Predicted 3D model of a 72-nucleotide RNA (transfer RNA) from a Clostridia bacterium. The sequence was found in a public genome assembly. Rfam family: tRNA. By type it is a transfer RNA. NCBI's taxonomy places the organism under Bacteria, Bacillati, Bacillota, Clostridia.
RNA sequence: GGCUCCUUGGUCAAGCGGUCAAGACAUCGCCCUCUCAAGGCGGGAACAGGGGUUCGAUUCCCCUAGGAGCUA
Numbered sequence: 001g002g003c004u005c006c007u008u009g010g011u012c013a014a015g016c017g018g019u020c021a022a023g024a025c026a027u028c029g030c031c032c033u034c035u036c037a038a039g040g041c042g043g044g045a046a047c048a049g050g051g052g053u054u055c056g057a058u059u060c061c062c063c064u065a066g067g068a069g070c071u072a
Base pairs, nucleotide, nucleotide: 001071002070003069004068005067006066007065010025011024012023018055027043028042029041030040031039048064049063050062051061052060
């Protein structure tokens, strides 16, 4: 350099055209407890960036950025 794949809350991770963007861990509040832990209930928090297609894009296409693999 060429080709392929990946990028979603703090972390892991589902969703692959119409969802309130699911879940786990973490975090915060409350309950429980003499206190802590465990447990229960609840809250906040995410689609790498830019364009395009579409009535509608996290999802499809293009470019860019970062990462991984194969190859020269």